[in-house]
The RNA shown here (SAM riboswitch aptamer (S box leader)) has 105 nucleotides.
RNA sequence: ACCUUAUAAAGAGCGGUUGAGGGACGGGCCCGAUGACACCCGCCAACCUUCGUUCCAAGCGAAAGGUGGCAAAGCCCGCAGCGCGGCAGCGCUGGCAGAUAAGGU
Numbered sequence: 001a002c003c004u005u006a007u008a009a010a011g012a013g014c015g016g017u018u019g020a021g022g023g024a025c026g027g028g029c030c031c032g033a034u035g036a037c038a039c040c041c042g043c044c045a046a047c048c049u050u051c052g053u054u055c056c057a058a059g060c061g062a063a064a065g066g067u068g069g070c071a072a073a074g075c076c077c078g079c080a081g082c083g084c085g086g087c088a089g090c091g092c093u094g095g096c097a098g099a100u101a102a103g104g105u
Stems, first nucleotide, its partner, number of pairs: 001105007013041001015040003021031003025078004042070003047066002049063005079094006
C1' cells in the first nucleotide's frame, strides 16, 4: 500500500508547551489570538490482549499491556432506490469514499 471482517448519534480537562491554521477530499456549514491545530500530561472507551468463571468453548465479569478516541451524528451532503411535496426541498433505506480495530497478502 492493498484485501477481508467488525464497529460508529454513548463517553472523555476550567491543565502545561506552542502560536495560525483546522474540521481527509469536493460543496456547505463551522472551530480558531477569549489561543484553534499539534505535542505533553490527564481523561474516555474496551477492538486486540491478560486474568477469572467453564471439561472445552460461548457468554459474562475484572484489569488496562498494544491500539484508538476526547467541538459539532462519522459536523452535514456527495451515489442509488423508495416515499412526501406545486417548486424549493424533506424523510427513510442501502451504498461509495473516509476512520478505527483485528486478521491476511

The model forms 97% of the base pairs in the Rfam consensus. The sequence was found by an Rfam model in a public genome assembly. The prediction has a mean pLDDT of 85.